SAM riboswitch aptamer (S box leader) from Marivirga sp. ANT-B6, 113 nucleotides, folded computationally.
[in-house]
RNA sequence: GAUUUAUAAAGAAGAGUGGAGAGACAGGCUCAAAGAAGCUCUAGCAACCAAACCGUAAACAAGCGGUAAAAGGUGCUAAUUCCUGAUCUGCAAUGUUGCGGAGAAUAUAAAUU
Numbered sequence: 001g002a003u004u005u006a007u008a009a010a011g012a013a014g015a016g017u018g019g020a021g022a023g024a025c026a027g028g029c030u031c032a033a034a035g036a037a038g039c040u041c042u043a044g045c046a047a048c049c050a051a052a053c054c055g056u057a058a059a060c061a062a063g064c065g066g067u068a069a070a071a072g073g074u075g076c077u078a079a080u081u082c083c084u085g086a087u088c089u090g091c092a093a094u095g096u097u098g099c100g101g102a103g104a105a106u107a108u109a110a111a112u113u
Base pairs, nucleotide, nucleotide: 001113002112003111004110005109006108007107008106013042014041015040016039017038021031022030023029025085026084027083028082043077044076045075048073049072052067053066054065055064056063081105087102088101089100090099091098092097
């Protein structure tokens, strides 16, 4: 990098360094010299993986479901994934718009490659 599955309306920030960008991409909108990105440290959130316990067919394993904790492996800590976004589709209005659903895209985890 690719594929598959799951999740994405909740949650959680300070310091140092740095010095003008950042929010994936496009448009919008927003954040930023009252200091952006990046890097470092500390703190926190969450509970995907690992680990513990319980349930689930007679039992074991696997699978599935649940519970609490979380010090291990990741992730995350402005705004719903900030909003909209190929395509298909429902309702209403009605010639182009509003409100939805699926989906696409993106991000993260786990597995495979």
It was read from a public genome assembly, where an Rfam model found it. Of the family's consensus pairs, 97% are formed in the model. Its mean pLDDT, the model's own confidence on a scale to 100, is 78. Rfam family: SAM riboswitch aptamer (S box leader). About the family: The SAM riboswitch is found upstream of a number of genes which code for proteins involved in methionine or cysteine biosynthesis in Gram-positive bacteria. The literature on the family includes a 1998 paper in Mol Microbiol by Grundy and Henkin, "The S box regulon: a new global transcription termination control system for methionine and cysteine biosynthesis genes in gram-positive bacteria".